[in-house]
RNA sequence: GCCCUUGUAGCUCAGGGGUAGAGCGUUGCACUUGUAAUGCAAAGGUCCAUGGUUCAAAUCCGUGCGGGGGCA
Numbered sequence: 001g002c003c004c005u006u007g008u009a010g011c012u013c014a015g016g017g018g019u020a021g022a023g024c025g026u027u028g029c030a031c032u033u034g035u036a037a038u039g040c041a042a043a044g045g046u047c048c049a050u051g052g053u054u055c056a057a058a059u060c061c062g063u064g065c066g067g068g069g070g071c072a
């Protein structure tokens, strides 16, 4: 330099046009003599940035930036 892949909750990841989710973690409550475990609930997201397509974009397309990989 070229090509591929990836960017979503604190962490690991799902979701690929129509209201953004799970596990773990955090907080509260229940249970317990107390703690852990367990159960219930809650908080937590401008979905990397920007432009385009669309009635509608986290999702499709272009460009940029960051991560990973391949070739030279």
Base pairs, nucleotide, nucleotide: 001071002070003069004068005067006066007065010024011023012022013021018055026042027041028040029039030038048064049063050062051061052060